The RNA shown here (TPP riboswitch aptamer (THI element)) has 105 nucleotides and comes from a bacterium. It was read from a public genome assembly, where an Rfam model found it. It matches the Rfam family "TPP riboswitch aptamer (THI element)". Rfam describes the family as follows. Vitamin B(1) in its active form thiamin pyrophosphate (TPP) is an essential coenzyme that is synthesised by coupling of pyrimidine and thiazole moieties in bacteria. Gene Ontology term of the family: thiamine pyrophosphate binding.
[in-house]
RNA sequence: CGGCCACUCAAGGGGUGUUUUGCUGCCAAGUGGUAGCAAGACUGAGAGAUACCCUCUGAACCUGAUGCGGACAAUACCGACGAAGGGAUGAGUCUUCUCUACAAC
Numbered sequence: 001c002g003g004c005c006a007c008u009c010a011a012g013g014g015g016u017g018u019u020u021u022g023c024u025g026c027c028a029a030g031u032g033g034u035a036g037c038a039a040g041a042c043u044g045a046g047a048g049a050u051a052c053c054c055u056c057u058g059a060a061c062c063u064g065a066u067g068c069g070g071a072c073a074a075u076a077c078c079g080a081c082g083a084a085g086g087g088a089u090g091a092g093u094c095u096u097c098u099c100u101a102c103a104a105c
Stems, first nucleotide, its partner, number of pairs: 006093005011055004016049001017042011061086003068079003
């Protein structure tokens, strides 16, 4: 300088995948498969964090979907699907202006 609309408290909702190496267990017997743990790599706000995101103004997240197209070492990694169906809320926040009601003059 430009853009956005927020912020606090309490409550609630949600996801945690792919991959490499090492160790261990199990299975197999072709150098493999699988599970757990540890350390890396990828995307992401977040890949178990007293964190992060979202709460109807609801693409947080779930279903459809072990689906479709593209890319990648691989994966919801990206896109479409999606003006589809579901999905979790209450309170408060300086100043100024306006309106209404009441009271006094």